[in-house]
RNA sequence: GGGGGUAUAGCUCAGUGGUAGAGCAUUCGACUGCUGAUCGAGAGGUCCCGGUUCAAACCCGAUACUUCCU
Repeated sequence: GGGGGUAUAGCUCAGUGGUAGAGCAUUCGACUGCUGAUCGAGAGGUCCCGGUUCAAACCCGAUACUUCCU
């Protein structure tokens, strides 16, 4: 210098242009002599940044990280 991949909840990751989900963790409740396990309910995200579009997690660009080639 050139090519590829990744960027979404505290963590690991899904998500085919039409208002974003799971597992673990966390909070509350049930159960239990207590803890744990189990069960139920909740909270938690302007999706790294900019642009295109009536509409973007998804398309384009920039940036960062990572990998391959030289």

Description: Predicted 3D model of a 70-nucleotide RNA (transfer RNA) from Trichonephila inaurata madagascariensis. Rfam family: tRNA. It is annotated as a transfer RNA.